[in-house]
TPP riboswitch aptamer (THI element) from Candidatus Zhuqueibacterota, 92 nucleotides, folded computationally. The coordinates come from a structure-prediction model, not an experiment, and the mean pLDDT is 77. Of the family's consensus pairs, 95% are formed in the model. The sequence is in RNAcentral, with records from Ribocentre.
RNA sequence: GAAGUCCGUUGGGGGUGGCCGCAAGGCCUGAGAUGAUACCCCUGGAACCUGAUCUGGGUGAUGCCAGCGGAGGGAAACGGUUGGUGGCGAGA
Numbered sequence: 001g002a003a004g005u006c007c008g009u010u011g012g013g014g015g016u017g018g019c020c021g022c023a024a025g026g027c028c029u030g031a032g033a034u035g036a037u038a039c040c041c042c043u044g045g046a047a048c049c050u051g052a053u054c055u056g057g058g059u060g061a062u063g064c065c066a067g068c069g070g071a072g073g074g075a076a077a078c079g080g081u082u083g084g085u086g087g088c089g090a091g092a
Stems, first nucleotide, its partner, number of pairs: 004082001006080005011042004017028004048073003054067004
C1' cells in the first nucleotide's frame, strides 16, 4: 500500500403482472408477482423506468419469448480483507 477481489456497516434505488375460482386457494413466468426483518440493484450501473396502447413470435392469458438496445433515463459512501505497482535504505 494502487486497480481489482471478497465480506461487512450505514444509507439509497426498484418491481409486484397474467389466468382459474363465490371464496379458500391454485396455475404460468420470474430472484421476487405484497405485507416481506423477503427479493433484486446502487455508476465499470440491463435492478428498474421511458419509448410502449410499440414490432414479430408464441400462449388459455400476460410486461411469456425475441426485437427495440449498450437507445434515453436511473440509486454510494465508509470500514475490513486480499492483492505487490511504485519509492527509499541496507547488504551481496